Predicted 3D model of an 83-nucleotide RNA (transfer RNA) from a Candidatus Parcubacteria bacterium. Rfam family: tRNA. Gene Ontology term of the family: triplet codon-amino acid adaptor activity. The prediction has a mean pLDDT of 81. The organism belongs to Candidatus Parcubacteria, within Bacteria.
RNA sequence: GCCCCGGUGGCGGAAUUGGCAGACGCACAAGGUUCAGAGCCUUGCGAGUUUUACUCGUGUGAGUUCAAAUCUCACCCGGGGCA
Numbered sequence: 001g002c003c004c005c006g007g008u009g010g011c012g013g014a015a016u017u018g019g020c021a022g023a024c025g026c027a028c029a030a031g032g033u034u035c036a037g038a039g040c041c042u043u044g045c046g047a048g049u050u051u052u053a054c055u056c057g058u059g060u061g062a063g064u065u066c067a068a069a070u071c072u073c074a075c076c077c078g079g080g081g082c083a
Base pairs, nucleotide, nucleotide: 001082002081003080004079005078006077007076010026011025012024019066028044029043030042031041032040033039046056047055048054049053059075060074061073062072063071
């Protein structure tokens, strides 16, 4: 240099016919249970703001589309192969 695979909340990891983003698990927080703890149960758990709500958010930027994690292009990062 060329080819292939991958990048999604704190972590792992789903969602591909393009159609509610974050299922499920772990971790964490609050409450319950306990003499106490573990375990178990319930609820919560991306970011921002004017916080009963709204907006943004799938490596970065752009494009296609009514609609993009998903398709296209460029770039960045990681892994593998060839030279």